[in-house]
RNA sequence: CUUAUCAAGAGUGGUGGAGGAGCUGGUCCUGUGAAGCCCGGCAACCUAAUUGGAAAUAUCCAAGAAAGGUGCCAAUUCCUGCGGUAUAUCCGAGAGAUGAG
Numbered sequence: 001c002u003u004a005u006c007a008a009g010a011g012u013g014g015u016g017g018a019g020g021a022g023c024u025g026g027u028c029c030u031g032u033g034a035a036g037c038c039c040g041g042c043a044a045c046c047u048a049a050u051u052g053g054a055a056a057u058a059u060c061c062a063a064g065a066a067a068g069g070u071g072c073c074a075a076u077u078c079c080u081g082c083g084g085u086a087u088a089u090c091c092g093a094g095a096g097a098u099g100a101g
Stems, first nucleotide, its partner, number of pairs: 001101006011039001013038003019029003023081001025079002040073003045069002050063005077095001082092003
């Protein structure tokens, strides 16, 4: 940079000690213990044992989470920031996050 997704899901654990929710402005979470780390879990983007179907083959379609690579586990991506309009519980864009290339 391209592309897909972002309304679901996930712990009365251990450690740790004060911060955290990207940024702005809000609003929240937090010593009834934040972040981080470990364990655990969720999910199914990549990948996939295996199963069924189609095809002459290559291969394609569907199912499938046991194993592997990421990711994720308060609140819609917590809301907002630009536009559609006059308000908005609306829609779109932007920004951000994650995967694959």